RNA sequence: GAUUUAUAAAGAAGAGGCGAGAGAAUGGGCUCUAAGAACCUCUGGCAACCUGCUACCACAAUGGAGAAAGGUGCUAAUUCCCACCUAAGUUAUUUAGGAGAUAUAAACU
Numbered sequence: 001g002a003u004u005u006a007u008a009a010a011g012a013a014g015a016g017g018c019g020a021g022a023g024a025a026u027g028g029g030c031u032c033u034a035a036g037a038a039c040c041u042c043u044g045g046c047a048a049c050c051u052g053c054u055a056c057c058a059c060a061a062u063g064g065a066g067a068a069a070g071g072u073g074c075u076a077a078u079u080c081c082c083a084c085c086u087a088a089g090u091u092a093u094u095u096a097g098g099a100g101a102u103a104u105a106a107a108c109u
Base pairs, nucleotide, nucleotide: 001109003107004106005105006104007103008102013043014042015041016040017039021032022031023030026083027082028081029080044075045074046073049071050070051069053066054065056064057063079101084098085097086096087095088094
């Protein structure tokens, strides 16, 4: 990198460094940013996907609940919103569902 499965409306910040762009990619919208963003480092935190754990519940298998030690992940805005399809309503526009894409985890190659 490819494939499969699951999840994506909740949640979680300070310090230091650097110095101009950033929010995945293309287009559009919108937003963040010299009151210092993005990125990097440190410390904290969130969550509970995997491993391990438990004076708990249930047990055929297994599952549930809890906690958070380890492996990841995340810590502005729904994955910031839209793009393609379907349905409803309406013709300026909107809502719901789905697909696709993306991200993360686990397994496999």
The prediction has a mean pLDDT of 84. The RNA shown here (SAM riboswitch aptamer (S box leader)) has 109 nucleotides and comes from Dyadobacter sp. CY326. Its Rfam family is "SAM riboswitch aptamer (S box leader)". Its family is annotated with regulation of gene expression in the Gene Ontology. The sequence was found by an Rfam model in a public genome assembly. Of the family's consensus pairs, 94% are formed in the model.